[in-house]
């Protein structure tokens, strides 16, 4: 040098000038000044968690949802290491990976037969002169994605089969060794075998319901009717529990308002457990909060000429979109020392 | 912002537990005959990446993931 793998980072810059949203300062009120002002996905809304309300949330049934081990984590269907399985020469990647050995379905069209088996050709017996009928029989053929489902080979038979017998392979099961486990290897004696659970189910674990347009929230008195029944929340259904319920009347509050709203499972440094995910100590920082809804826009220089795309309660993952620059590890081939 | 739902031919819509090549489906749209033309009625006929990728299975419009488009609810007490 070619040709990959892998994990990350970055995603014009500089003044100027004019304009917006939040805060501060200032002012009776403006005017004026100051500092701060998108992402790595701010998307999709597929998981999860906080926050709030409804009972600081209950039992059972139905429902969803997941699926090897272990650990991490506020939680998760995320994520990390490790086991089987597959691919790659390799570095590495990918995996919805319990359970068909509990039961039901299903398996189209060919085909004799699609799963309690079954005899179209063949084979073989037996009758018969023959066509042909009975019977055996799963080695062979043919069909179709799959054919009964443990290969080879002796033996065995009328002809044939795990029928039998030695080797040889898969799965349960037991033993024993290693491993925290998932497994993995190595012995046993038994003798389980077709797919399909991203068809019903079964085993387990987990999920209360609605979502910030959640919600703080309506408040106070008053008449009437009905009365411990009924209704109503919590809820898709039962229990179980909480509350007196309905309908007017009047005054207050005003909703185009204020909170909920950004200090947070925050960030960033340094050391330090750990193989990692992640966490543990000490130190620094405050880094959009808007309600029609800001974060633009011109000019000038400059280069590599600039992707995808714009927060609205908030982290934590995942999933898709992304022009090009660019850092570190690591692999293979080939040259040269 | 949140919460659901649909997508099969130009248009509205079937496709029932995954099965043969998706259905003579309506309307419409093209020829051809009827007509002096039209229009009506007859015959005939084309027309489909089943949004759009993946995966599951022997097979998928039909299950499953994912992406897109499009449509609906929800704010303030009475």
């Nucleotide at each position: 040098c070619u040709a990959g793998c892998u994990u990350g980072u970055u995603g014009g810059a500089u003044a100027a000038u004019c304009g917006c949203u939040c805060g501060c300062c200032g002012u009776a009120a403006a005017a004026g000044g100051c500092u701060a002002g998108a992402g790595g996905a701010a998307a999709g809304u597929c998981c999860g968690g906080g926050c709030a309300g409804c009972a600081c949330a209950g039992g059972a049934u139905a429902c969803g949802a997941c699926a090897g081990c272990c650990g991490c984590u506020a939680a998760c269907g995320g994520c990390g290491g490790c086991c089987g399985g597959g691919g790659g020469c390799g570095a590495c990647c990918c995996u919805a990976g319990g359970g068909a050995a509990a039961g039901u379905g299903c398996c189209a069209c060919a085909g004799a037969a699609a799963c309690g088996a079954u005899a179209c050709c063949g084979c073989c017996c037996u009758a018969g002169c023959a066509a042909u009928a009975g019977g055996g029989u799963a080695a062979g053929g043919g069909u179709g994605a799959a054919a009964g489902g443990a290969g080879u080979g002796c033996g065995g038979u009328a002809a044939g089969a795990g029928c039998g017998c030695a080797c040889a392979g898969c799965g349960a099961c037991g033993u024993a060794u290693g491993g925290u486990a998932a497994c993995a290897u190595a012995c046993g004696g038994a003798g389980g075998a077709g797919g399909u659970a991203a068809a019903c189910c079964c085993u387990g674990u987990c999920g209360g319901c609605u979502g910030c347009a959640a919600g703080g929230a309506g408040g106070a008195g008053u008449g009437u009717a009905c009365a411990c029944c009924a209704g109503a929340g919590c809820u898709a259904u039962c229990c179980g529990u909480u509350c007196g319920u309905a309908c007017g009347c009047u005054c207050c509050g005003a909703u185009a308002a204020c909170c909920g709203c950004u200090u947070g499972a925050a960030c960033u440094u340094a050391u330090u457990a750990g193989c990692a995910a992640u966490g543990a100590u000490a130190g620094g920082u405050c880094u959009a909060g808007a309600u029609a809804g800001a974060u633009g826009a011109u000019u000038a220089u400059c280069c590599u000429c600039g992707a995808c795309a714009g927060a609205a309660c908030c982290c934590g993952g995942c999933u898709u979109a992304c022009a090009g620059a660019u850092a570190a590890g690591c692999u293979a081939g080939c040259a040269a020392a | 912002g949140g919460g659901c739902g649909u997508g099969u031919a130009g248009c509205u819509c079937a496709g029932u537990u995954g099965g043969c090549u998706a259905g003579u489906a309506g309307c419409g749209c093209u020829u051809c005959c009827u007509u002096g033309a039209c229009g009506u009625g007859g015959a005939a006929g084309a027309g489909g990446u089943c949004a759009g990728g993946g995966g599951u299975u022997c097979a998928a419009g039909u299950c499953c993931c994912u992406u897109c488009a499009c449509g609906c609810c929800c704010a303030c007490c009475a």

Model confidence (mean pLDDT): 78 of 100. Predicted 3D model of RNase P RNA and transfer RNA as a complex of 415 nucleotides. Rfam match: Bacterial RNase P class A. The family's RNA type in Rfam is ribozyme.